Context: one part of a larger RNA
RNA sequence: GUCGUAGCAAGACGGAAAGACCCCGUGGAGCUUUACUACAGCUUGACAUUGAAUUGAGGUGUAUCCUGUGCAGGAUAGGUGGGAGACGUUGAAGGGCGGACGCUAGUCCGUUUGGAGUCAUCCUUGAGAUACCACCCCUGAUACAUUUCAAUUCUAACCGUGACGUAAAAGCGGGACAAUGUUUGGUGGGUAGUUUGACUGGGGCGGUCGCCUCCUAAAAGGUAACGGAGGCGCGCAUAUGGUAUGCUAGCUUCGGAUGGAAACCGGAGUGGUCGUGUAUUCGCACAAGCAUGCUUAACUGCAAGAGCAACAACUCGAGCAGGUACGAAAGUAGGCGAAAGUGAUCCGGCACAUGAACGUGGGUUCGGUGUCGCUCAACGGAUAAAAGUUACCCCGGGGAUAACAGGCUGAUCAGGCCCAAGCGUCCACAGCGACGGCCUGGUUUGGCACCUCGAUGUCGGCUCGUCGCAUCCUGGGGGUGAAGAAGCUCCCAAGGGUAUGGCUGUUCGCCAUUUAAAGCGGCACGCGAGCUGGGUUCAGAACGUCGUGAGACAGUUCGGUCCCUAUCUGCUAUGAC
Numbered sequence: 001g002u003c004g005u006a007g008c009a010a011g012a013c014g015g016a017a018a019g020a021c022c023c024c025g026u027g028g029a030g031c032u033u034u035a036c037u038a039c040a041g042c043u044u045g046a047c048a049u050u051g052a053a054u055u056g057a058g059g060u061g062u063a064u065c066c067u068g069u070g071c072a073g074g075a076u077a078g079g080u081g082g083g084a085g086a087c088g089u090u091g092a093a094g095g096g097c098g099g100a101c102g103c104u105a106g107u108c109c110g111u112u113u114g115g116a117g118u119c120a121u122c123c124u125u126g127a128g129a130u131a132c133c134a135c136c137c138c139u140g141a142u143a144c145a146u147u148u149c150a151a152u153u154c155u156a157a158c159c160g161u162g163a164c165g166u167a168a169a170a171g172c173g174g175g176a177c178a179a180u181g182u183u184u185g186g187u188g189g190g191u192a193g194u195u196u197g198a199c200u201g202g203g204g205c206g207g208u209c210g211c212c213u214c215c216u217a218a219a220a221g222g223u224a225a226c227g228g229a230g231g232c233g234c235g236c237a238u239a240u241g242g243u244a245u246g247c248u249a250g251c252u253u254c255g256g257a258u259g260g261a262a263a264c265c266g267g268a269g270u271g272g273u274c275g276u277g278u279a280u281u282c283g284c285a286c287a288a289g290c291a292u293g294c295u296u297a298a299c300u301g302c303a304a305g306a307g308c309a310a311c312a313a314c315u316c317g318a319g320c321a322g323g324u325a326c327g328a329a330a331g332u333a334g335g336c337g338a339a340a341g342u343g344a345u346c347c348g349g350c351a352c353a354u355g356a357a358c359g360u361g362g363g364u365u366c367g368g369u370g371u372c373g374c375u376c377a378a379c380g381g382a383u384a385a386a387a388g389u390u391a392c393c394c395c396g397g398g399g400a401u402a403a404c405a406g407g408c409u410g411a412u413c414a415g416g417c418c419c420a421a422g423c424g425u426c427c428a429c430a431g432c433g434a435c436g437g438c439c440u441g442g443u444u445u446g447g448c449a450c451c452u453c454g455a456u457g458u459c460g461g462c463u464c465g466u467c468g469c470a471u472c473c474u475g476g477g478g479g480u481g482a483a484g485a486a487g488c489u490c491c492c493a494a495g496g497g498u499a500u501g502g503c504u505g506u507u508c509g510c511c512a513u514u515u516a517a518a519g520c521g522g523c524a525c526g527c528g529a530g531c532u533g534g535g536u537u538c539a540g541a542a543c544g545u546c547g548u549g550a551g552a553c554a555g556u557u558c559g560g561u562c563c564c565u566a567u568c569u570g571c572u573a574u575g576a577c
Base pairs, nucleotide, nucleotide: 001577002576003575004574005573006572007571008570010569011568012567014564015563022398023397024396025395027394028393029390030389031388032387035194036193037192038191039190041187042186043185045183046182047181048180049179051154052153053152054151055150056149057148058147059146060145061144062143063142064141065140068137078136079135080134081133082132085119086118087117094113095112096111097110098109099108100107101106158174159173160172161171197209198208199207206226210232211231212230213229214228215227233379234277235336236335241295242294243293244292245291246290247289250270251269252268253267254266255265256264275284276283278341280339281338282337299322300321301320302319305316306315307314311380324333325332326331347373348372349371350370351369352368355366356365357364358363405452406450407448408447409446411445413441414440415439416438417437418436422432423431459534460532461531462530464526465523466522467521468520469519472497473496474495475492476491477490478489479488480487499513500512501511502510503509540558541557542556543555544553545552546551
C1' cells in the first nucleotide's frame, strides 16, 4: 500500500416525514360574540276555520229638531239664493213651575194659566231679517238602518274526557277562546353562510393611507425611504368678484401740546424688508398691495391649438356667436397673485324641455339638459349591509420572511495603546488616571436577512476530548510608595495541573469546607445516527391577570412516546498478501 474481520460513531449540512414554529394565500376548517345577513324557535297584532244574544261606547247615512254675542246696532246677525207677507180659537202676547245650553246678556224646550194678537218691511250695517221657504256649514239631541270596538252570557263549529268494556255514540267539562293556516312587527349564536384591509428592514403592537408647499433631487422634466419640515378637506354676495379712477407701504432718524417704547403731524434717509383671506415656495410698484364710484363676465353656446399623461383624469387657451357690466374711448371682464379646499361608476331625488316604448288620449316607465344625495378619508371608491379566536387545528407555498446555528458588520462588549488634567504628604506615570483620540479581538446584547423552512434537533447535565493565551497554580525575570515575610504591577512562558458538597432545570451565582491553584475563551453558545430530558416549546388540567366570550400571557403550577441493523470518509484493534 491492497484486501478482509471485529468494533466506535466525528463528518457525509447522514436516513425518515414537500417544517407542526414564523410569514404569505383577497386558501380551509373548528369555536366565540353586544361583527353582518339570514333561518328555526318563541312572541305581538290582523284575517280565515268563526256562530247566537244582551249591554255599553263610537263611526257613517237618512229624517225631524237644535246650536251658532268681533265693533256699530232696538240684540248671542252661521253662509247663499228666493221673497212681501208669515204664524195664530188645531189657541197668540203676557204670567207660574221644571229642564237644557251659555262668551251669565240671554236663547230654546216641556207643562199649566191666559185669552187675541205676535213678527217682518221702516233706522244703524261690507252683508238684513229664524217673517216665511230652499240648499249648505258647524255644535249636539232623538228615531231608524248599517257598521266597529269592549264586556258579559249562550251552544252548535272546535278541543278534552268518555269509567265497567275494544270501537263509536250519548253524557260531562271547556268554548268561539284555544288550536291550525296566511300575513305583520319584535326577539332570536339555537342554527347557517360569510366578513374581519394594505404598507411594514419578519409579523404583531404603534404609525400611516387622498390633496398642497419646500428640502432630499445630483443647475431641463421626473425621481425612493416607517427621510427632514409644514399645511388642506375652506373662505368671500353688506365681496375678499368685475371695471373705471386715484394712492403707496414698512423701518431708521430728527422735530412737534397733553403723548409715554408704540396713536397723530411734518422733514430726511433706506428700499420692497410691508402687504397679499388662509401653510410654504415663487411672484407682485405699470402694482397682483390700499381706497372710492358704478356694478354681476362668480355669464350661455362653443373652441383652433398646447401642456401633462399607461388609462381614466387633470391644466392652459387665442378666437367666434348671443346677451351683459364698467369705461369718453382704446379696451377689460367666462371669479379671487399662482400652486391645496377633494370622490369615478351605479342607484335614487328635484327642476326644465322639443324625445322614446306601452296602438291613440289619460297615465306609467325610460331617455335628454341642469342640479342634489358618499370622512365610499383604506380617499381609482370589491357589498346597500360584516368583528374576534384557534396550543384541537389543516392545506398550498417561502429560506422572497422571523426564532437556533453559521456568515458580513462591530454600535454595544472584551482587551491594548496615545495624550496627561488630577489623585498619590512632596512627586503626572510604585499604583491609579478625567476630558478626548487610535487600534485589536470576534466570547455579549444587537444590526443586516446571505446558505438552509421537499427540516442544519433547541438550554443545562453526563461522557469524551482538542485548541488559543488576554496565565489561576507551578517556572524565569523588571519595577515598587520592595527592610524581611506577604503583596501590587509589568515582561517571558501553554510542559503539566486546575475541588467536593448544599440550593436551583439551571449556565451563572450564593453558601459550606478544602486546595499550589479551584484560569478565561474557541471548537454549530464542541459533543442527542453517544446518553439524559430537569427547563423551554404540542395535545389534558388548574391558579393569578386580561378578555362579554371563544381564548390569551419571555406569568405560575402538576402531567406529557427522544426512531435509525453504519454504504462512504474518519478512527480503534487484528489478520492475509

The part of an RNA shown here (large-subunit ribosomal RNA, domain V) has 577 nucleotides and comes from Candidatus Gracilibacteria bacterium CG17_big_fil_post_rev_8_21_14_2_50_48_13.
Taxonomically the source falls in Candidatus Altimarinota (Bacteria, Bacteria candidate phyla).
The coordinates come from a structure-prediction model, not an experiment, and the mean pLDDT is 83.